[in-house]
RNA sequence: GGAGGUUUAGCUCAGUUGGGAGAGCAUCUGCCUUACAAGCAGAGGGUCGGGGGUUCAAGUCCCUCAACCUCCA
Numbered sequence: 001g002g003a004g005g006u007u008u009a010g011c012u013c014a015g016u017u018g019g020g021a022g023a024g025c026a027u028c029u030g031c032c033u034u035a036c037a038a039g040c041a042g043a044g045g046g047u048c049g050g051g052g053g054u055u056c057a058a059g060u061c062c063c064u065c066a067a068c069c070u071c072c073a
Stems, first nucleotide, its partner, number of pairs: 001072007010025004019056001027043005049065005
């Protein structure tokens, strides 16, 4: 330098054919317990990597930039 992939909650990751942003763990609160853990109930937490475009509507499609991974040179 060329090709491909990944980027979504604090962490690991789903998200189908463009229309509701989610799960588990973690955190917080309550219940339970003499207490802790476990268990049960609930809550908070998101610029969907940045920017732009298409569309009535974008995590999803297109362009560009960045970071990381793999391959080729």
Molecule: transfer RNA
Organism: Erysipelotrichaceae bacterium